SAM riboswitch aptamer (S box leader) from an Actinomycetes bacterium, 89 nucleotides, folded computationally. It was read from a public genome assembly, where an Rfam model found it. The source organism's lineage runs through Bacteria, Bacillati, Actinomycetota and Actinomycetes.
[in-house]
Parts: sequence; C1' cells; structure tokens
RNA sequence: ACUUCAUCCAGAGGACUCGAGGGGCCUGGCCCUGUGACGGUCCGCCAACCGGUCGCAUGACACGGUGGCAACGCCAGGACUGAUGAGGA
Repeated sequence: ACUUCAUCCAGAGGACUCGAGGGGCCUGGCCCUGUGACGGUCCGCCAACCGGUCGCAUGACACGGUGGCAACGCCAGGACUGAUGAGGA
C1' cells in the first nucleotide's frame, strides 16, 4: 500500500508549554479561540474492539494491546473520502 467485517447522536479534563488561528477539502451556516484555542508534554479520566480473568448464560472487570476525552466525522449540500478496532492475502 490492497482487501473484508464492525463502529462513528453514549461517555470522559486538569496542569504546564506554545502563541494564532482552529473545527480534513469547496460553498453556505454555526461554533471554539489572547479569560490563550489548535498543537505538544505530563498526569488523570472514559470506553469492553482484541487478549486475559471471573461468571460461564446475558454479562462483569480498565489487568495487557489499541482507541478516545467541545458540539453526530459540528450541521446542510458536493467531491474525495476519513478515523478506530479486529481479521485476510
């Protein structure tokens, strides 16, 4: 890089740092943001997708592997599609 399946209206923030935009692209909205957003680091938290343990029936548990922590992937239309998990070759 290809491909299959599942999920994408639930849930979960503090500190420090940085310093101007950010919410993927276009159009139109709406929103976050110098009361410091976005990003980064640390800690914390959320969550049962896989493993594991317990129950062994539906399930329970954050122990291990991932993932996530404004708003439905922010909304509508459009074009690409994207993200995460577990497999396959």
The coordinates come from a structure-prediction model, not an experiment, and the mean pLDDT is 87.